The prediction has a mean pLDDT of 88. The RNA shown here (c-di-GMP-I riboswitch aptamer) has 80 nucleotides and comes from a soil metagenome. The RNAcentral record of the sequence draws on MGnify. Rfam family: c-di-GMP-I riboswitch aptamer. Rfam's curators write: GEMM was predicted in a large-scale screen for bacterial structured RNA regulatory elements. Of the family's consensus pairs, 95% are formed in the model.

RNA sequence: GGCAGAGCCGGCGAAACCCGGUGACGCAAAGCCACGGGCCUGACGGGGCGCACCGCCCACAAGGCAGCCGGGCUACCGAA
Numbered sequence: 001g002g003c004a005g006a007g008c009c010g011g012c013g014a015a016a017c018c019c020g021g022u023g024a025c026g027c028a029a030a031g032c033c034a035c036g037g038g039c040c041u042g043a044c045g046g047g048g049c050g051c052a053c054c055g056c057c058c059a060c061a062a063g064g065c066a067g068c069c070g071g072g073c074u075a076c077c078g079a080a
Stems, first nucleotide, its partner, number of pairs: 002027002007022005025067001031073003035070003038065003046058004
């Protein structure tokens, strides 16, 4: 020199998340990759309740988290 938690504002999305701004809790890979484990959400489709519509419940990732752990890849300037 770099990144930017929570919160707040705006946007996307069913949600989790994500993006921009603000803001710094922290980070020596807090740069990148969902490969293994883990965690979050639960749309579509499926099952159940219900005469049925609406609705409710159950499990479910092809949606996410790289600032949960492991693994892989890459890495600026200066001084000693």